[in-house]
RNA sequence: CGAGUAAGUCGCUUUAUCGCUGUUCUUGUUUAAAGAAUGGAGGAAAGUCCGAACACCAUAGUGCAACAUAGUGGUUAAUGGCCACCAGCCGUAAGGUUAGGAAAAGUGCAACAGAAAGAAUGUACAGGUAAUGCUGUAGUGAAAUCGGGUAAACUCUAUGUGGUGCAAUGCCAUGUAUACCAAUGCUUGAGAGCGGCACGUUCGAUGUUGGAGGGUGGGCAGCUAAAGUGUGCUGGUAACAGUACAUUAAGAUAAAUGAUAAAGGCUGUUGUGCAAACAAUAGUACAGAAUUCGGCUUAUAGAUUUACUUAAAAU
Numbered sequence: 001c002g003a004g005u006a007a008g009u010c011g012c013u014u015u016a017u018c019g020c021u022g023u024u025c026u027u028g029u030u031u032a033a034a035g036a037a038u039g040g041a042g043g044a045a046a047g048u049c050c051g052a053a054c055a056c057c058a059u060a061g062u063g064c065a066a067c068a069u070a071g072u073g074g075u076u077a078a079u080g081g082c083c084a085c086c087a088g089c090c091g092u093a094a095g096g097u098u099a100g101g102a103a104a105a106g107u108g109c110a111a112c113a114g115a116a117a118g119a120a121u122g123u124a125c126a127g128g129u130a131a132u133g134c135u136g137u138a139g140u141g142a143a144a145u146c147g148g149g150u151a152a153a154c155u156c157u158a159u160g161u162g163g164u165g166c167a168a169u170g171c172c173a174u175g176u177a178u179a180c181c182a183a184u185g186c187u188u189g190a191g192a193g194c195g196g197c198a199c200g201u202u203c204g205a206u207g208u209u210g211g212a213g214g215g216u217g218g219g220c221a222g223c224u225a226a227a228g229u230g231u232g233c234u235g236g237u238a239a240c241a242g243u244a245c246a247u248u249a250a251g252a253u254a255a256a257u258g259a260u261a262a263a264g265g266c267u268g269u270u271g272u273g274c275a276a277a278c279a280a281u282a283g284u285a286c287a288g289a290a291u292u293c294g295g296c297u298u299a300u301a302g303a304u305u306u307a308c309u310u311a312a313a314a315u
Base pairs, nucleotide, nucleotide: 002310003309004308005307006306007305008304009303010302012264013263014262015261016260017259018258020040021039022038023037024036025035026034027033042286046297047296049295050294051293052292053291054165055164056163057162061199062198063197064196066161067160068159069158070157071085072084073083074082075081086100087098088097089096090095101156102155106154107153108150109149123138124137125136126135127134169221170220171219172218180211181210182209183208184207191203192202193201194200228247229246230245231244232243233242234241235240265284266283267282268281269280270279271278272277
């Protein structure tokens, strides 16, 4: 050099024209509308897998079932995440990885050794009996009060888990049919809520279910200043914690953040050229906020930083 390992970073730019959307101001005003200024996606906004905040439901009860986790210690608001260490396995190495509680509670399962792995069958040698694996030894993980493996098999043990999700929830406004028909029920109660079941408990008559119809189908809050972000320092092996300074960064609602053109950047290929370079051409990804955070997982053209490893073979 090449080949790798680990932890990260960035992830197109500028201009013009035409548009979309939040806020503020001005004009106008019954509303509407117009103009100006200013803000307007991501590292994953994704999957919705795990953990929380927040809200409501019985302050969420008892039992069963179900599910999750599983070395030791630490970290955190919390976790099944993360960090460190130990052990096993993989790699030459840097490193990676683990589904790492229990096999003497029970059930099941498969392979190998073995004559034989469980309603059985008795190997070899020796001894013994009226007879019999009756006795001893050998061999195999087992001639027995009963064996080795397997729990990403059931199971057991320990610990933990109430449910629904911002379409939560609260408020304002508009309108209406507590009518009509049928069935069923009215405290001897239909039906409903409380996790899947049971218990238990609460509600329950202007009821419940179906039919045919009437009305609304708007707005505000929740909602973006937060376990916030950036940099430095201190403590700690690390995850992380503390502290100082700086900083404010979408809030739409069928849902904006876009389209077109030009120029440039980056990368690949081809041609010219000693080279520098020039020209042509192609590409420039994955993706798209919807209450908010912390993680995990998955997708991603291309560019790039730091630290570390390198056995064998070849030069």
A computed fold for a 315-nucleotide RNA from a Bacteroidia bacterium, annotated as Bacterial RNase P class A. The sequence was found by an Rfam model in a public genome assembly. It matches the Rfam family "Bacterial RNase P class A". About the family: Ribonuclease P (RNase P) is a ubiquitous endoribonuclease, found in archaea, bacteria and eukarya as well as chloroplasts and mitochondria. NCBI's taxonomy places the organism under Bacteria, Pseudomonadati, Bacteroidota, Bacteroidia.